[in-house]
RNA sequence: AAAUCCCGGUUGAUCCUGCCGGACCCGACCGCUAUCGGGGUGAGGCUAAGCCAUGCGAGUCUGCGUCCUCAGCCAUGAGGGGGCGCGGCGCACGGCUCAGUAACAUGUGGUUAACCUACCCUCAGGACGGGGAUACCCUCGGGAAACUGAGGCUAAUCCCCGAUAGAUGAGGGAUCCUGGAAUGGUUCCUCAUCCAAAAGGCACGCAUAUCAUGCUAUGCGUGUCGCCUGAGGAUGGGACCGCAUCCUAUCAGGUAGUUGGUGGGGUAACGGCCCACCAAGCCUAUAACGGGUACGGGCCCUGAGAGGGGGAGCCCGGAGAUGGGUACUGAGACAAGGACCCAGGCCCUACGGGGCGCAGCAGGCGCGAAACCUCCGCAAUGCGCGAAAGCGCGACGGGGCCACCCCGAGUGCCAUCCGCUGAGGGUGGCUUUUCCCUAGUGUAGUAAGCUAGGGGAAUAAGCGGGGGGCAAGUCUGGUGUCAGCCGCCGCGGUAAUACCAGCUCCGCGAGUGGUCGGGACGAUUAUUGGGCCUAAAGCGUCCGUAGCCGGCCUAACAAGUCUCUGGUUAAAUCUCAAGGCUUAACCUUGAGAUCGCUGGAGAUACUGUUAGGCUAGGGGGCGGGAGAGGUUGAGGGUACUUCGCGGGUAGGGGCGAAAUCCUAUAAUCCGCGAAGGACCACCAGUGGCGAAGGCGCUCAACUGGAACGCGCCCGACGGUGAGGGACGAAAGCUAGGGGAGCAAAGGGGAUUAGAUACCCCCGUAGUCCUAGCUGUAAACGAUGCGGGCUAGGUGUUGGGUUGGCUUCGUGCCAACCCAGUGCCGCAGCGAAGGCGAUAAGCCCGCCGCCUGGGAAGUACGGCCGCAAGGCUGAAACUUAAAGGAAUUGGCGGGGGAGCACCACAAGGGGUGAAGCCUGCGGUUUAAUUGGAGUCAACGCCGGGAAUCUUACCGGGAGCGACAGCAGGAUGAAGGCCAAGCUGACGACUUUGCCAGACAGGCUGAGAGGAGGUGCAUGGCCGUCGCCAGUUCGUGCCGUGAGGUGUCCGGUUAAGUCCGGCAACGAACGAGACCCCCACCCUAUGUUGCUAGGUCCUCUCUACGGAGGGGACCGCACACGUAGGGGACCGCCAGUGUUAAACUGGAGGAAGGAGGGGGCUACGGCAGGUCAGCAUGCCCCGAAUCUCCCGGGCCACACGCGGGCUGCAAUGGCGAGGACAGCGGGUUCCGACCCCGAGAGGGGAAGGCAAUCCCUUAAACCUCGCCGUAGUUGGGAUUGAGGGCUGUAACCCGCCCUCAUGAACAUGGAAUCCCUAGUAACCGCGUGUCACCAUCACGCGGUGAAUACGUCCCUGCUCCUUGCACACACCGCCCGUCGCUCCACCCGAGUCAAGCUUGGGUGAGGUGCGGAUAAUUGUCCGCAUCGAACCCAUGUUUGGCAAGGGGGGAGAAGUCGUAACAAGGUGGCCGCAGGGGAACCUGCGGCCGGAUCACCUCCUAA
Repeated sequence: AAAUCCCGGUUGAUCCUGCCGGACCCGACCGCUAUCGGGGUGAGGCUAAGCCAUGCGAGUCUGCGUCCUCAGCCAUGAGGGGGCGCGGCGCACGGCUCAGUAACAUGUGGUUAACCUACCCUCAGGACGGGGAUACCCUCGGGAAACUGAGGCUAAUCCCCGAUAGAUGAGGGAUCCUGGAAUGGUUCCUCAUCCAAAAGGCACGCAUAUCAUGCUAUGCGUGUCGCCUGAGGAUGGGACCGCAUCCUAUCAGGUAGUUGGUGGGGUAACGGCCCACCAAGCCUAUAACGGGUACGGGCCCUGAGAGGGGGAGCCCGGAGAUGGGUACUGAGACAAGGACCCAGGCCCUACGGGGCGCAGCAGGCGCGAAACCUCCGCAAUGCGCGAAAGCGCGACGGGGCCACCCCGAGUGCCAUCCGCUGAGGGUGGCUUUUCCCUAGUGUAGUAAGCUAGGGGAAUAAGCGGGGGGCAAGUCUGGUGUCAGCCGCCGCGGUAAUACCAGCUCCGCGAGUGGUCGGGACGAUUAUUGGGCCUAAAGCGUCCGUAGCCGGCCUAACAAGUCUCUGGUUAAAUCUCAAGGCUUAACCUUGAGAUCGCUGGAGAUACUGUUAGGCUAGGGGGCGGGAGAGGUUGAGGGUACUUCGCGGGUAGGGGCGAAAUCCUAUAAUCCGCGAAGGACCACCAGUGGCGAAGGCGCUCAACUGGAACGCGCCCGACGGUGAGGGACGAAAGCUAGGGGAGCAAAGGGGAUUAGAUACCCCCGUAGUCCUAGCUGUAAACGAUGCGGGCUAGGUGUUGGGUUGGCUUCGUGCCAACCCAGUGCCGCAGCGAAGGCGAUAAGCCCGCCGCCUGGGAAGUACGGCCGCAAGGCUGAAACUUAAAGGAAUUGGCGGGGGAGCACCACAAGGGGUGAAGCCUGCGGUUUAAUUGGAGUCAACGCCGGGAAUCUUACCGGGAGCGACAGCAGGAUGAAGGCCAAGCUGACGACUUUGCCAGACAGGCUGAGAGGAGGUGCAUGGCCGUCGCCAGUUCGUGCCGUGAGGUGUCCGGUUAAGUCCGGCAACGAACGAGACCCCCACCCUAUGUUGCUAGGUCCUCUCUACGGAGGGGACCGCACACGUAGGGGACCGCCAGUGUUAAACUGGAGGAAGGAGGGGGCUACGGCAGGUCAGCAUGCCCCGAAUCUCCCGGGCCACACGCGGGCUGCAAUGGCGAGGACAGCGGGUUCCGACCCCGAGAGGGGAAGGCAAUCCCUUAAACCUCGCCGUAGUUGGGAUUGAGGGCUGUAACCCGCCCUCAUGAACAUGGAAUCCCUAGUAACCGCGUGUCACCAUCACGCGGUGAAUACGUCCCUGCUCCUUGCACACACCGCCCGUCGCUCCACCCGAGUCAAGCUUGGGUGAGGUGCGGAUAAUUGUCCGCAUCGAACCCAUGUUUGGCAAGGGGGGAGAAGUCGUAACAAGGUGGCCGCAGGGGAACCUGCGGCCGGAUCACCUCCUAA
């Protein structure tokens, strides 16, 4: 100092794996914007180490010569400045850049006994004698220039010779010193070789000589600066070594001066550094060699750290100076502003020849996303020269420009008023950082800053965002899957909090956003700190090399390890403290840190090494057993096929059904015999053996391994195992055999839309053997090998021990031990499924492998293979997921249980054929308005539309509240005569009149809309559902979604009830409840009833009486109304668990819900309805509004649904006769009477209704006729005549009568309804309604048949199972083909570049020799190095490329249906063959397969 903090995205939801994205820091650039200061820092680093105009960036000096100039001088005295040249020192520093370099380049620590060091310091000694040349200059030449030649003169701190001193080498001697070690140092002798100096300068003093042809020379002394030699130091370097130092093995072998030696050369110095000879070595898996990339470090960014990334700026080191090479000079260079040469580029030229090198500072071009002024000064710091003064310095110090970075400050404050209390604004006051002005100070000089004074709120706010992540709008307008946004998820298809704007809000703020790059986030590379059964990941298996790891005891050592200490780890940076700038940034000082390397001293537990010992690991020995272990040989068996013989006769075979096929030349079938090849039933077992693959008749031979037992032996001999080696199913390949059956390919038959398949009939490779190759599989326990530790239970195999039984058998049983092999299970683990001593638990050792999906196990390269192919194994590009486990649903051509006449079965009656009615489609039409579309649209909305309805079509007409503008007493709106227009109209127009205030002419805005959206909605309805389900609270289980409850057994119509159960309770449904009907009782009694009684009356009478009507009494019965009772499995028997309940019986009007209805759960279906109503939004608005007339909704080649009537005799017709209930009635029902054949008409009582009317019910019964016929069935159609309603029956109503008399003779495939007062048949009422029913809703009458079951079809509920589905199977999804785009691979070749090797030409350098000249020069020869260019070889990289190949991506293309359910032939893996394609088939393997059954094992009871 302080991480252990995340968030969005796979799903219907969940947990996990995993990646993508976001938030953070840093660097560069870009957009918008911008007041100031400091300071700090940076600024052509990234691309072009590309090219450069111009100026500047290295000079300096009393050593010498000479010239010029200013001033001076005549003994007074010789001053100052400058140029050129010779000479000395410097120019090897400083400055710039990062191309090359993977290397002793750098870093760090050492070595140099193998070295150098100018200037500087210290010490010692010395400086003697002599000689020579040359520049400048003068003269003469060449040249355009650059420059250069010849002759002549001259000086020195220039050069040379000699002396002295000294040095080097060889030989010999001696002592000592340093040291780990002398090859070093010191010293002496001999020889050989080499070989110093400036008796100089300056200043002062003294002396001598000279004196205007000048201003000097000489000597001495002192001081000073130099010079030479030696020794030492300091500084700076050279060389060598240990360690550290990127990626790549798709680079595995490299190497010829290569490795070493001897001798030599060369260097300051070691060395193959170079040369000659000799030897054949040397490096390499601890990565040589090759390729790619790259200056290295201090440090910088990031991070809690470990790490990751960078290495621009500053500092240290290296390297380079246009590319390449070479030497010279020098202390130092192979030399940025030096030389020579080649190359390429540029410039000058008189064409002969010359010149240049900004990766110094400025500046220019180019390149690019990208980077400043051709500034000032040597005042400071520093460097060079100088004795010094000083001179020079684009080093440096300063200024200018750029928000490049960091730090600091500001853009105002107060009062009051306006304004929504707001946003904002007005007025007044205050302050003055900043700003402007002035002065001083400041500086080399400006500027800034500072100080003082004055002015004035003046001079100063933006950028990004507001769907989530992520802080801030569900505000307004526009747009309408368009335009656009978006890092990711995702927004946009007419109500966009997501686009474009406005308003408003949020974040940061002189900045703020974007892009690219780095880090963190990422424990997604895991040392710290991950994984590999199923998510990516255990090599198919074993043996074994290197490596890594290694049992117990003792001793020694001290390499690892630990402690202390010395040296080093440059400065800057970093941390802390203090101090200085107003603070801060920044700067200064001090301390620390710099985790490293190295030396010394110590410790010895552990590791290591050495030595000795041990036996628990491992191995060996002995013993008796087990076993489909392997190889080889021999033998056997059933079946099959073929053949022979015999018997036998018409079919056989095959399938879902068939056919191809075999058979009359005798099949199939039966018997006997023969041949052949393959195989080895039963035993056989989650039994055995083996490393794995794998191994199964019997016997023999050979042979491998394991388990058990044993006071035996060895003594750590072990574990793992990169490379390597061996083995390795099936398929496949080579060669040779063999070939019965089976069977890829192939042929045929079926199936099918097709069928390159599934099924069938044939059938070749192959399957078998021998020898070899291949080397892969779902080679699986999807689980590497070895060792140790950690509860149990129960099977089984082998061995052993003990006990018991014994039929004495190699027998049986039990317990325990060891080894193997299964199941269950605790702890623990795991995302879960699950694993659980046979670990997926807890640890140790070693190996292999993984890092999102796809591209792809592909391409290229390499190795292997005869081939097929195998092993190794990428990238571009693309994508937001891909995936695991589990959950809830849904689904299944999965399973189980239960249920339903909108299921079947057993039955009854229909529809489907006909005619007609009605609805729908289609077509037609000016319009045939619109909606509804499987069940759950279609006699439905609306129940039957003449006008109306009415929404449609044609024509005509009408209508604007309110506001503003224009108009209007020169007369608006309105009314009216005439004419015109028109089908018609003062509606309009013209002319005129009346009248007296408004005003559709314009813009907005309204009324209205059956205009749009039922996918914006409310409400209502349908349907799942004639179902029995749907949930909640608490508890419990699970990380969680979720589960449990709601499950199981029985039962029920029912999640109905009973019993069990981690559940216990509860709610909505079911039931209960309400209404009607069936029985009884009580009460009541009109308009209902009339048994009985009395009376009146009529008819008949065999006079006895019988029947009808009426009134009163009556309320008994019926009925109406109201209330109550009754039915509950209550009773009996049986079944069942003693339960729930079920079956039967009794009683009862009714019996197990008595019959019928109402009510109808949580929810789903974007079901239906905007046209019943309501309603958001959009639209129309003088027409999509309102009214009127006419037409249409009624059309008609057709198709469909629902009905009616029939096809007849169980009938029709005629005549006669009988019995209901529900309902309705005043614009109404209408008795009764009359008229009419009837429909109906004319009158009219009663009735606002238990009173009157509609109201005669019909089927039925009786009698008669008809006699099986298109009829006396059937009534369509059409004609005529009537009637009714209504304004009006033409389009287009109903009824009556007469006439006409169609189809139709029981209805194909298919399909509907119904289980009892039901079906079927029969009529009646009501609704609608002026009129009109075959409709709908009700009502009664007559009244069968057949189940008392089932889950086969259609469906529903529950449980379970599989799933790649969740928009939920009308799901998902695969491949070919076609189109477009993108990147890539191969590719005849072609172009370019780099590197390598060889050859040629060869500038120039170096060495040696020679010649000439006698001076440095020139020339020649030899040797060697060698740039550059040319040719060729190899290799790498890049560009282009006809054509070929697959891949990826792309709303709606084609063909099929492969996969997911048993996916309709289970899927998948390997191999092989085939096919438009997914794929199919064969062989072997796996379960990551559904379902049913059996065996075994386990758990619970």